RNA sequence: CAACUAAAUCAUUUGUUUGCAGAUAUAUCGCUGGAAAAUGGCCGGCAGUUUCUACCACGUCCCAAAAUUCGUGACUAUCCGCAAAUGUCAGGGCAUA
Numbered sequence: 001c002a003a004c005u006a007a008a009u010c011a012u013u014u015g016u017u018u019g020c021a022g023a024u025a026u027a028u029c030g031c032u033g034g035a036a037a038a039u040g041g042c043c044g045g046c047a048g049u050u051u052c053u054a055c056c057a058c059g060u061c062c063c064a065a066a067a068u069u070c071g072u073g074a075c076u077a078u079c080c081g082c083a084a085a086u087g088u089c090a091g092g093g094c095a096u097a
Stems, first nucleotide, its partner, number of pairs: 015086006022079004026054001030046005040062002048055001056073004
């Protein structure tokens, strides 16, 4: 120095953004005051979340009454997984000084 056998030890770092899938929150919901009248179904406030934001849209339905039904759709916050992009760390190779 090489091969083999056995045992032991150390290292294999770490973000950001985007997309997709999922979980949790919230039920795109509840309460209250007022308003409109099919050319309508709205406006204000409060509450709800270990939670920022949102709290609506369209269809259905209501046939003139006082209610606002039912269906579909998400958005936002946090976490997790996958993929991509771009970085960080470590190791190696080459070139130049």
Predicted 3D model of a 97-nucleotide RNA (Purine riboswitch aptamer) from Leuconostoc inhae. It matches the Rfam family "Purine riboswitch aptamer". Its Rfam clan is "Purine riboswitches".